[in-house]
RNA sequence: GGCCUCAUCGUCUAGUGGUUAGGACAUAUCCUUCUCAAGGAUGGAACCGGAGUUCGAUUCUCCGUGGGGCUA
Numbered sequence: 001g002g003c004c005u006c007a008u009c010g011u012c013u014a015g016u017g018g019u020u021a022g023g024a025c026a027u028a029u030c031c032u033u034c035u036c037a038a039g040g041a042u043g044g045a046a047c048c049g050g051a052g053u054u055c056g057a058u059u060c061u062c063c064g065u066g067g068g069g070c071u072a
Stems, first nucleotide, its partner, number of pairs: 001071007010025004018055001027043005048064005
């Protein structure tokens, strides 16, 4: 250089065009406890950037950026 692949809460991840963008861990508040831990209840928190297609894009296409792999 060429080709393939991935990018979603703090972390790991689900999501094949219309979902309130879900779950686990973590975290905050409260309950429980003499205290801590464990347990319970409730909450906050995310679609890498740009363009295109579409009535509608996290999802499809292109370009870019970054990670991984194969190859010369």